[in-house]
């Protein structure tokens, strides 16, 4: 010195599925004892995604006794308007290793 690796911060960019339905509660109409709408970090069932985070197998790698392994597969968690989350990508800065 700043081509490359690895991690942390920080910015941006990020998909997909019911703002379905039924009980409750509240509130508002109408007019009777029911109906309709709307709201609810309620509660229930039942459909469905996958890319926090878990498992499970693997192609492949390695110090080959065995480990480490996904954007696949599974829905335990999660999530299905919006918001927030968010793999993964790209910049910027630190710090660590390698390398001229």
């Nucleotide at each position: 010195u700043g081509c490359g690796c690895a991690a942390a911060a920080u910015c941006g960019g990020g998909a997909g599925a019911g703002u379905g339905c039924a009980u409750g509660c509240a509130c508002g109409g109408c007019a009777g004892c029911g109906c309709c709408g709307u709201g609810u970090g309620a509660u229930g069932a039942c459909g469905c995604c996958g890319a926090a985070g878990g498992a499970g197998c693997a192609a492949c790698c390695g110090c080959c006794c065995c480990g480490g392994a996904a954007u696949c597969u599974c829905u335990c968690a999660g999530g299905c308007a919006a918001a927030a989350g968010g793999a993964c990508c790209g910049a910027u800065u630190u710090u660590g290793c390698a390398a001229a």

This is a predicted structure of a 100-nucleotide RNA (Glycine riboswitch aptamer) from Lampropedia aestuarii. Its Rfam family is "Glycine riboswitch aptamer". Gene Ontology term of the family: glycine biosynthetic process. NCBI's taxonomy places the organism under Bacteria, Pseudomonadati, Pseudomonadota, Comamonadaceae, Lampropedia.